[in-house]
Context: one part of a larger RNA
C1' cells in the first nucleotide's frame, strides 16, 4: 500500500455556502489519450524455472527451451472511460397558480405578576424552616385599597404539533425579507453530487465601550446544620442575566448516527397540500412532502435499527488504529485577555 471500521467498544467535522479536485443521465456520429489486439526491435550473460546430458550419486556443471509480465516504433478494433460535434428530457433549475408556518430583521402596542414609591384602612407581628435563627416591623411592617414608576419574561392556546442548515425560534400588530411544500408542465437543456483549503453562521458562560437594572443570582457576608461544613437549607447580595456596537468560537453543539441518489413487506397516529368517491356537522380511497410509534426481511457482539436504516448498492468528504502520559509540552496561527486551533515524545502498564 491493499485489506477493516466510525449509534453505544477508538472514530462523523457544531452547521452551511462554495474553490480546486474526485465522481456523474439518455441518443447519434467522429477521434483514438486510456483500453484490447497483431508485427518488428529491444529486454546482456550468469542466476532462478522446465527438459535432457557430464563427473559412480549429489552438490557442482554443459546444452536447449521457456520466461524476463517491461519499453519503443508501427498496423488494426471502437464496447467501455476520455474527448469533439449535434440532439433529448426523466436529474437540476426557472416561470405561473395556491395554501401552511414560534424562519429572520426593525419599529410600535398590550395584559397578568414580582419589586419599589405615594396616599388611605388597620395593629403586632411578618418572614423563613425538618426545627430554628440571621433579617424586616410601634420611626407603624405583613395584610388590604387606590394611584404612580421601572425592568424583564410572555400563563392558557401548546401538541413525540410547526419553522429553520445548525445554533435556535412562542403575547399582539405593521413594514421589509429568506426558505420549504403542493399543483400546472410553459421555458432552459445535465446547468448535477460531493467538497481538501477558503468564507460565513454559530447556545450558555466570558471580554471591550456605552447604556439599563424589576426579579433571579456566581463571588461575598451573616444565620443554621455538622466532629468539621470554605457545601446542601435560610436571610441578604455584587458581577452577570437585558439593550446597542464589537470580540470570542466553544458544548453531552446529540439522533452520541456526515452529505447525496436509487432500490427493498406491512400496520397505525399526526401536520401541510392535491386527486377522487359517498348515504356530507362528516367519512372512505389514493397520491406528494414532513414528523412519530410498532413491526417483517436483512443487518448487528448484543442492545437494537428497520423506506426518517444501523438493510442492499454507488459517489465524495471527515475521522479511527491499546490504556495512561495528554488534548499536555514545544513550535506555529488566531485572540484585548480568558483562551481556541493544530498537536507529539520520553516514560509506564
Nucleotide at each position: 500500500c491493499u485489506g477493516g471500521g466510525u449509534g453505544u467498544a477508538a472514530a462523523g467535522g457544531g452547521a452551511g455556502c462554495g474553490u480546486a479536485g474526485a465522481c456523474g443521465g439518455a441518443a447519434u456520429c467522429g477521434c483514438a489519450a486510456g483500453u484490447c489486439u497483431g508485427a518488428u526491435g529491444u529486454g546482456a550473460a550468469a542466476g532462478g524455472c522446465c527438459a535432457u546430458g557430464g563427473c559412480u550419486u549429489a552438490a557442482c556443471u554443459g546444452u536447449g527451451g521457456g520466461a524476463c509480465u517491461g519499453c519503443a516504433u508501427u498496423g488494426g478494433a471502437a464496447a467501455c472511460u476520455g474527448u469533439g460535434a449535434u440532439u433529448c428530457u426523466u436529474g437540476a433549475g426557472u416561470a405561473c397558480c395556491g395554501g401552511a408556518g414560534g424562519g429572520g430583521u426593525a419599529a410600535g402596542c398590550g395584559g397578568a405578576a414580582u419589586u419599589c414609591c405615594u396616599a388611605g384602612u388597620g395593629u403586632a407581628g411578618c418572614g423563613g424552616u425538618g426545627a430554628a435563627a440571621u433579617g424586616c416591623g410601634u420611626a407603624g411592617a405583613u395584610a388590604u385599597u387606590a394611584g404612580g414608576a421601572g425592568g424583564a419574561a410572555c400563563a392558557c392556546c401548546a401538541g413525540u404539533g410547526g419553522c429553520g442548515a445548525a445554533g435556535g425560534c412562542g403575547g399582539c400588530u405593521u413594514a421589509c425579507u429568506g426558505g420549504a411544500c403542493g399543483g400546472u408542465a410553459a421555458c432552459u437543456g445535465a446547468c448535477g453530487u460531493u467538497g481538501a483549503g477558503g468564507c460565513u453562521c454559530g447556545a450558555a458562560a466570558g471580554c471591550g465601550u456605552g447604556g439599563g437594572g424589576a426579579g433571579c443570582a456566581a463571588a461575598c457576608a451573616g444565620g443554621a446544620u455538622u466532629a468539621g461544613a470554605u457545601a446542601c437549607c435560610c436571610u441578604g447580595g455584587u458581577a452577570g442575566u437585558c439593550c446597542a456596537c464589537g470580540c470570542g468560537g466553544u458544548a453531552a453543539a446529540c439522533g452520541a448516527u456526515g452529505a447525496a441518489u436509487a432500490c427493498u413487506a406491512g400496520g397505525u397516529g399526526u401536520c401541510g397540500g392535491g386527486u377522487u368517491c359517498c348515504a356530507c356537522a362528516g367519512g372512505g380511497a389514493u397520491u406528494c412532502g414532513g414528523u412519530g410509534c410498532c413491526g417483517g426481511c436483512g443487518c448487528a457482539a448484543a442492545c437494537g435499527c428497520a423506506a426518517u436504516a444501523a438493510g442492499u448498492a454507488u459517489u465524495c468528504c471527515a475521522c479511527c488504529u491499546g490504556g495512561g502520559g495528554a488534548g499536555u509540552a514545544c513550535g506555529u496561527u488566531c485572540g484585548c485577555a480568558a483562551g481556541a486551533a493544530u498537536g507529539a515524545a520520553a516514560c509506564u502498564c
Small-subunit ribosomal RNA, central domain from an uncultured bacterium, 349 nucleotides, folded computationally. The prediction has a mean pLDDT of 87.